[in-house]
Context: one part of a larger RNA
RNA sequence: CUCUCACUAAUAAACUCGACAAAAUAGCCCCGUACCUUCGGCAGAAGGGGGGCCUCCUCAUGAGGUCGCAGUGACAGGGCUCAGGCGACUGUGUACCACAAGCACAGGUCGCCGCAAAGUUGUAAGACCAUGUAUGGGGGAUGACUCCUACCUAGUGCCAGAAGGUUAAUGAAGUUGGUGACUUGAUGACGAGGAAUCCAAUGACCGAAGCCCCAGUGAACGGUGACCAUAACUAUAACGGUCCUAAGGUAGUGAAAUUCCUUGUUGGGUAAGUUUUGACCUGCACGAAAGGUGUAACGAUCUGGGCACUGUCUCGGAGAGAGACUCG
Numbered sequence: 001c002u003c004u005c006a007c008u009a010a011u012a013a014a015c016u017c018g019a020c021a022a023a024a025u026a027g028c029c030c031c032g033u034a035c036c037u038u039c040g041g042c043a044g045a046a047g048g049g050g051g052g053c054c055u056c057c058u059c060a061u062g063a064g065g066u067c068g069c070a071g072u073g074a075c076a077g078g079g080c081u082c083a084g085g086c087g088a089c090u091g092u093g094u095a096c097c098a099c100a101a102g103c104a105c106a107g108g109u110c111g112c113c114g115c116a117a118a119g120u121u122g123u124a125a126g127a128c129c130a131u132g133u134a135u136g137g138g139g140g141a142u143g144a145c146u147c148c149u150a151c152c153u154a155g156u157g158c159c160a161g162a163a164g165g166u167u168a169a170u171g172a173a174g175u176u177g178g179u180g181a182c183u184u185g186a187u188g189a190c191g192a193g194g195a196a197u198c199c200a201a202u203g204a205c206c207g208a209a210g211c212c213c214c215a216g217u218g219a220a221c222g223g224u225g226a227c228c229a230u231a232a233c234u235a236u237a238a239c240g241g242u243c244c245u246a247a248g249g250u251a252g253u254g255a256a257a258u259u260c261c262u263u264g265u266u267g268g269g270u271a272a273g274u275u276u277u278g279a280c281c282u283g284c285a286c287g288a289a290a291g292g293u294g295u296a297a298c299g300a301u302c303u304g305g306g307c308a309c310u311g312u313c314u315c316g317g318a319g320a321g322a323g324a325c326u327c328g
């Protein structure tokens, strides 16, 4: 010097990103227990008192004796509180760097499915769903509860419609070309014509869904303006005008896990506060089931304050053990 311990005057977080670590609290009995609340809780709230029996004393502290292994005598064994964010909760979870505000959840909701169900799997037979049957099964997003969930159907998706337009394979009248018995140029070579059949090309016409079209649908994917001007101080703009749009963000909330400018402004907390809390609204770029807003209880969650407590620090010190180190 390193590690593991047990102490340390005085101050008490001045340490530090941060009270990390350590200290403190602790069992039993008695008293007592606030805000808030979904009336169950919160709650072991907090806080306070006591620790065998007997005797003595100046009746406060205390002293002595005595019993038991032990009067929580060892071990073991809650620190508390105020405020805020997020998630209702118990649960789950990255086996081996992440335990969370993530996932799940009960609840609310929207589509699909009538059973040989939908959905999944397999080329198929078949299997699961299910020896179930809509109070069922499967899928999506949301996520207890309270109060609520605004406007837009133009685009995309889905559902419905069938009048019109467009549209496949197949079929196919016809048209064109070839082949061709045969006819003809007196006959042959060769040429011209040519019924039926067959082949090829083309093809009017028939022809479903789909698409175009039309209507609906947002707890479907999604979206939810701009610029002027105006009130008897000033400022502001309830009011007015113009342009555009499918419609121009309603309630609520807001410098927020969202605010760039920004340490916004203001009140609280401190002697002093880029953090924190109450408000304001100028929301770069909140907003209503990718839910909005509140919320008791809960949390090895995150953030800020306080009490208690302490070697975290001021600022170190002395000690024990094990290493390192020296000698052997």
Base pairs, nucleotide, nucleotide: 001323002322003321004320005319007317008316010314014312028050029049030048031047036041038144052066053065054064055063056062067071079307080306081305082304083303084302085301086299087298091103092102107142109140110139112137113136119128120127121126145294147292148291150224151223152222155221156220157217158216161213164212165211166210171205174202175201176200177199178198182193183192184191185190225243226242227241228240252286253283264280265279266278267277268276